RNA sequence: UUUAACGAGAGUUUGAUCCUGGCUCAGGAUGAACGCUGGCGGCGUGCUUAACACAUGCAAGUCGAGCGAUGAAGUUUCCUUCGGGAAACGGAUUAGCGGCGGACGGGUGAGUAACACGUGGGUAACCUGCCUCAUAGAGUGGAAUAGCCUUCCGAAAGGAAGAUUAAUACCGCAUAAUGUUGAAAGAUGGCAUCAUCAUUCAACCAAAGGAGCAAUCCGCUAUGAGAUGGACCCGCGGCGCAUUAGCUAGUUGGUGGGGUAACGGCCUACCAAGGCGACGAUGCGUAGCCGACCUGAGAGGGUGAUCGGCCACAUUGGGACUGAGACACGGCCCAGACUCCUACGGGAGGCAGCAGUGGGGAAUAUUGCACAAUGGAGGAAACUCUGAUGCAGCGACGCCGCGUGAAGGAUGAAGUAUUUCGGUAUGUAAACUUCUAUCAGCAGGGAAGAAAAUGACGGUACCUGACUAAGAAGCCCCGGCUAACUACGUGCCAGCAGCCGCGGUAAUACGUAGGGGGCAAGCGUUAUCCGGAUUUACUGGGUGUAAAGGGAGCGUAGACGGCACGGCAAGCCAGAUGUGAAAGCCCGGGGCUCAACCCCGGGACUGCAUUUGGAACUGCUGAGCUAGAGUGUCGGAGAGGCAAGUGGAAUUCCUAGUGUAGCGGUGAAAUGCGUAGAUAUUAGGAGGAACACCAGUGGCGAAGGCGGCUUGCUGGACGAUGACUGACGUUGAGGCUCGAAAGCGUGGGGAGCAAACAGGAUUAGAUACCCUGGUAGUCCACGCCGUAAACGAUGACUGCUAGGUGUCGGGUGGCAAAGCCAUUCGGUGCCGCAGCUAACGCAAUAAGCAGUCCACCUGGGGAGUACGUUCGCAAGAAUGAAACUCAAAGGAAUUGACGGGGACCCGCACAAGCGGUGGAGCAUGUGGUUUAAUUCGAAGCAACGCGAAGAACCUUACCUGAUCUUGACAUCCCGAUGACCGCUUCGUAAUGGAAGCUUUUCUUCGGAACAUCGGUGACAGGUGGUGCAUGGUUGUCGUCAGCUCGUGUCGUGAGAUGUUGGGUUAAGUCCCGCAACGAGCGCAACCCCUAUCUUCAGUAGCCAGCAGGUUAAGCUGGGCACUCUGGAGAGACUGCCAGGGAUAACCUGGAGGAAGGUGGGGAUGACGUCAAAUCAUCAUGCCCCUUAUGACCAGGGCUACACACGUGCUACAAUGGCGUAAACAAAGAGAAGCGAACUCGCGAGGGUAAGCAAAUCUCAAAAAUAACGUCUCAGUUCGGAUUGUAGUCUGCAACUCGACUACAUGAAGCUGGAAUCGCUAGUAAUCGCAGAUCAGAAUGCUGCGGUGAAUACGUUCCCGGGUCUUGUACACACCGCCCGUCACACCAUGGGAGUCAGUAACGCCCGAAGUCAGUGACCCAACUGCAAAGAAGGAGCUGCCGAAGGCGGGACCGAUGACUGGGGUGAAGUCGUAACAAGGUAGCCGUAUCGGAAGGUGCGGCUGGAUCACCUCCUUU
Repeated sequence: UUUAACGAGAGUUUGAUCCUGGCUCAGGAUGAACGCUGGCGGCGUGCUUAACACAUGCAAGUCGAGCGAUGAAGUUUCCUUCGGGAAACGGAUUAGCGGCGGACGGGUGAGUAACACGUGGGUAACCUGCCUCAUAGAGUGGAAUAGCCUUCCGAAAGGAAGAUUAAUACCGCAUAAUGUUGAAAGAUGGCAUCAUCAUUCAACCAAAGGAGCAAUCCGCUAUGAGAUGGACCCGCGGCGCAUUAGCUAGUUGGUGGGGUAACGGCCUACCAAGGCGACGAUGCGUAGCCGACCUGAGAGGGUGAUCGGCCACAUUGGGACUGAGACACGGCCCAGACUCCUACGGGAGGCAGCAGUGGGGAAUAUUGCACAAUGGAGGAAACUCUGAUGCAGCGACGCCGCGUGAAGGAUGAAGUAUUUCGGUAUGUAAACUUCUAUCAGCAGGGAAGAAAAUGACGGUACCUGACUAAGAAGCCCCGGCUAACUACGUGCCAGCAGCCGCGGUAAUACGUAGGGGGCAAGCGUUAUCCGGAUUUACUGGGUGUAAAGGGAGCGUAGACGGCACGGCAAGCCAGAUGUGAAAGCCCGGGGCUCAACCCCGGGACUGCAUUUGGAACUGCUGAGCUAGAGUGUCGGAGAGGCAAGUGGAAUUCCUAGUGUAGCGGUGAAAUGCGUAGAUAUUAGGAGGAACACCAGUGGCGAAGGCGGCUUGCUGGACGAUGACUGACGUUGAGGCUCGAAAGCGUGGGGAGCAAACAGGAUUAGAUACCCUGGUAGUCCACGCCGUAAACGAUGACUGCUAGGUGUCGGGUGGCAAAGCCAUUCGGUGCCGCAGCUAACGCAAUAAGCAGUCCACCUGGGGAGUACGUUCGCAAGAAUGAAACUCAAAGGAAUUGACGGGGACCCGCACAAGCGGUGGAGCAUGUGGUUUAAUUCGAAGCAACGCGAAGAACCUUACCUGAUCUUGACAUCCCGAUGACCGCUUCGUAAUGGAAGCUUUUCUUCGGAACAUCGGUGACAGGUGGUGCAUGGUUGUCGUCAGCUCGUGUCGUGAGAUGUUGGGUUAAGUCCCGCAACGAGCGCAACCCCUAUCUUCAGUAGCCAGCAGGUUAAGCUGGGCACUCUGGAGAGACUGCCAGGGAUAACCUGGAGGAAGGUGGGGAUGACGUCAAAUCAUCAUGCCCCUUAUGACCAGGGCUACACACGUGCUACAAUGGCGUAAACAAAGAGAAGCGAACUCGCGAGGGUAAGCAAAUCUCAAAAAUAACGUCUCAGUUCGGAUUGUAGUCUGCAACUCGACUACAUGAAGCUGGAAUCGCUAGUAAUCGCAGAUCAGAAUGCUGCGGUGAAUACGUUCCCGGGUCUUGUACACACCGCCCGUCACACCAUGGGAGUCAGUAACGCCCGAAGUCAGUGACCCAACUGCAAAGAAGGAGCUGCCGAAGGCGGGACCGAUGACUGGGGUGAAGUCGUAACAAGGUAGCCGUAUCGGAAGGUGCGGCUGGAUCACCUCCUUU
């Protein structure tokens, strides 16, 4: 410079919201395993578990050109009895001696927390066979020994003895330095010992030959150098636990000695007492390390298979030998365990090499081929060996590539699924037509890999030809996250589930099917890792209330640190050099048809080291400064601390006086005290404790805390001054000190108060709240304890960042000076801007902006618990887990709902009144009981004279009995008939059944329509279930005044505002104000009735005037004036006046008016609530029944009756009953009807019959009332139940079971307990009338009018409702939520007399092999010596050390254990109700004590307490 690379979220706490916070998912990866499925090829890869045990075969040999020996095939010659023999050559073969190699290659990861590994250095403290280079050399002797042979022992393995023999085996002598050692004295360099170079002297030390005709080649010896390989040392780096805090005697160092290739306590003797550790020693646990691999945006996190580097190990432990190299995987010795052989005497073995076997396990391959290639060992070479390696086999274990066909093809075939039955989907998919041949199959050819020969792979790769769409698709998923939907089955069952969750009769979530989605020779699941998770936060988090600031201070280590100058260069910056192996990664290029894979080049490897520069910053250092900090001087303020003294008020007690019956206490009481004189009161005294008023978000102190007054001692802060020191500062792990109340110890003291305790109340209980007593304690001294809501729930310090207003202590300035104003320093409050915050809120006293240091947090529960440790006399404190369990726990704010919270307002809500119910009898409905059945529904208000505006049959749904089965009812098809209907008769308990009579329409004459009967199946039918599947309808809050929307604004948001506020109203009615402005559904009005008037009309209504007329009568003419009826209008609007109010809305009063403030009444019922009611009005999904759960008939039942409740009627009488005679309504109804008049009957009613489809006629008489008479307070002349007799009416039919009448009978009842209901004016109360239903059957219901009151001070209280506000742990919304004991089941865990196993040390004993040391009387070839003998060596013995083993007491860890402690989770168990609202005694914290349990109480503290009042402060004008 170029290129490359460069970050996604979702679900789940809530009614909803924001935040905190955990859990879960989507991605990638793997040596994987499991389930289902499976065509081909290439490249890789394959015991992660038992470093468990191994049968069998192979994996390390080679050299005859080192040596002696053996001497095959074959050749030649000679002899021959032709069978053969002899000799010479030849050398295959090899046991042995000897050399080199078996220390490489291959395997495994047990051990190891270590200089083991990585990285960078050092060795002036080292070695190095084979290889390369260089220099020099190899002279001369000697003694043995294996093999072979003989003998012997042994089962074997093997061994012993004797004789003989060779070498590149072994030994001597010579020669030799630039080698080694020693001595002497120099030079140069360095890093202390030293290194290098040069000189002189002395001593010591070599050798081997072989092949070849030869040249020569291969070896041998010494020395130096190189290369390679190794050894040792050092800096730095990488695990967990502090509930492991102290460890260490060869330990640390020194001196002498030994040992080693070499330094070194490596070893030894002596001396000294050191060494390591909070920057984590020691201990315990875990682990091979790295390049790399996986993931990630990165930083990181996890891993350490395959490949590569290093280390360690080779059945377990120990040991050395040989060698250049080992303390040696396929070597040796010993010990232990195991296996095998044995003649019982002894022996043999080590797959963590390649195959393979057993075992373990979820799980991991062939007892293959070849040395052709690459590499290794030996050899001069040929060559031999090589389970290294190259190949093949098995496994979808992984990655990559290919295929399972391509084009056309709509009747949109069949089948299947579904359906609204029309269709739709599968689906161009198939069939069918045309085409192609990749893979596989068949046939032919046929490599590269090899440099001359040599190819396991392999007739393989590859190429060509012919042939057939043939041989080749599955798995998972389909509620959301997350792409993809329907049907059936099932019915909280079976099951699913990663999280949320699904399933209780309409399941897109279970199972199956169809369809769809995803991936594809694979697909899912499980396990593990990273990611998402900024959820440990270096990048990149927090701590007022969510988890989290230590109770406070002093201070050590440490961390951080003011202004200016000079120096150094550790950190820091830049350049250069070395290194950072290869492989891998990234980029570029190339080779296999592509890719995976392989090859080449470059980059990167962020690191470490060396070196050269720089000097801003940090650091170190030198010398300075004064702004930080401190000292001095002056001054005032203060409940700062300690000690001593002292004062008055009050409580209690004692004494004395006065005095008499109560006192005291409470919601009300009682216990208690008092006639033995209390309480009260007066006087005197005693004693202890606490200090009223002042007093104040005032003061002081680090915090806890501190309050009468005086004195003494004493700490700190503040102001002023600017003299002194000169960074002396800040923070502060450990440490030390202080630390409310309660509590503990010892000794005092004790008035009041008061845990425990006792008694009395309350209560279902009351281990409480209330009351009466009362002990520890509270007080003092000394000593412990060390905790609190120890709080501002806010660590300390420094600097900066708008203002305003109080107050405390100082100072300065000004003025008219007991004061005021301005300003400054230090405290202490409030409001508020920016900013911050999840919000609430904080806001110069920060929770803002920055810096420094400390402490603490990481989901809830378990648990501040257990164990361990420290402290404490104890109580207990400090430190502080895990198993298990849940998907939440939590903060702030929002909307509701609720409160035994507050404020305001309304309502026959209370109050004031009137009349009832509850008591009696009866009626009626319900419950219960009964029954064959007593059909069903309705259930607080808002079920109960309700559905039902009317059950004798019918109704009727219920029961009993009988009958029918395409049906009582509908549609379609076929056949027959011409009817059906109707009438008559028979018969039955009755429907059913049988017989008879009568009898169609149209026509083009073919038939058609209609009806009945018979038949077939589709179907009918169901008052069967589900009102919790639904529609519709209805009730209720409630005729309450509310419920919402658009736009705007505010808030991250849910939401708020509007709709709140001040007034006012019946009203969210209206006015004013206001970040709101408007609008909608409700309110009101519009509608109907009623009250007044006008006008029009005038019959069936009316009759004032005129006329006629009757016993009487609008009866008639006539008229419509009036009443009335029916239309149309008017009228009432706070319009007018006065006052109040804000000049408003509106309110009060008045005038006028028929009516006055909505005139009275009705209809009209917002958004919604109650899974409210109704499947039996109706409709309807699904389920169920189908000779019955359908249909029909008779009889019975719905009417029962020890009882309970609701709603009514009639009464209990004199405001009354009865009798006589008299007056006045409204609204209705009437043809299968109302029925006048007349007549009969005591009467219900009967007979006859006019009128009227109605303002005409009828029902129809209104009654209470008024008048007169009687009764006279009694179970009555009240009351009428019940019962008897006789009747009437309706009706097929009054027995079960109708109403009414007459006569007779004459029950309870004398005004009603607790409790409770209605009503505010034409209302209550009282009186009658009518109607619907209806054949008949109201005390019910719905209407109508007559007579006609009382009371409301008022809103304290009860109930309901509305608005605002407040608290909330409620949202299924207080009928809410929720705590603890106890009982049962299960789970994990602590303690536990103990029991059992393991680990690592320690002490003692024994002591193998073996090195070393000593000894060595025994043995002994080489050398010396004539010999004797010597030198040297060896066996043996002894000693130190020493593995395994034995004994012992401790430590740690694990398993188990009768019993026991708490914890967690479970279905609708038991007891209470502690908490959430003032949770009904405000709650909570610490402590003590008591109690079945939640918990109660005492002492001190907190507000994270509601409400009311007061005080202070603030804001606005």
A computed fold for a 1517-nucleotide RNA from Peptoniphilus sp., annotated as small-subunit ribosomal RNA. NCBI's taxonomy places the organism under Bacteria, Bacillati, Bacillota, Peptoniphilaceae, Peptoniphilus. It matches the Rfam family "Bacterial small subunit ribosomal RNA". The family has 99 seed sequences and 42,628 matches in Rfam 15.1. Model confidence (mean pLDDT): 84 of 100. RNAcentral holds the sequence, with entries from ENA and SILVA.